[in-house]
RNA sequence: UCUUAUCAAGAGCGGCGGAGGGACUAGGCCCUGCGAUGCCCGGCAACCUUCAGACAAUCGAGUCUGAAAAGGUGCUAAUUCCUACAGAUCAGCCAUGGUCUGGAAGAUAAGG
Numbered sequence: 001u002c003u004u005a006u007c008a009a010g011a012g013c014g015g016c017g018g019a020g021g022g023a024c025u026a027g028g029c030c031c032u033g034c035g036a037u038g039c040c041c042g043g044c045a046a047c048c049u050u051c052a053g054a055c056a057a058u059c060g061a062g063u064c065u066g067a068a069a070a071g072g073u074g075c076u077a078a079u080u081c082c083u084a085c086a087g088a089u090c091a092g093c094c095a096u097g098g099u100c101u102g103g104a105a106g107a108u109a110a111g112g
Base pairs, nucleotide, nucleotide: 001112002111003110004109005108006107007106012041014040015039016038020031021030022029025084026083027082028081042076043075044074047072048071049068050067051066052065053064054063055062080105085102086101087100088099089098090097091096
């Protein structure tokens, strides 16, 4: 960098530490010396993984369902905190706002 999948659920009243943090830009809205962000531990989840069953099958591979959590990751305020672009629709005092769908960007996993 590309592909595929997922992103509305879940997860501490612990330790360290001591200032900003919530990806980027802008706007908003929040968290934070009642100690955040981060690190460790704990926990959550089940992508890879392991096991069982079914389908399919010449083999290899594959698909689905269920269970587990030893290992590789991941996650652990708020929907990915919300909006930004396009379309549909509703309201409107015509400034704009709401809802839905898709996209973009991003995050994570697995593969190339």
This is a predicted structure of a 112-nucleotide RNA (SAM riboswitch aptamer (S box leader)) from a soil metagenome. Model confidence (mean pLDDT): 83 of 100. RNAcentral holds the sequence, with entries from MGnify.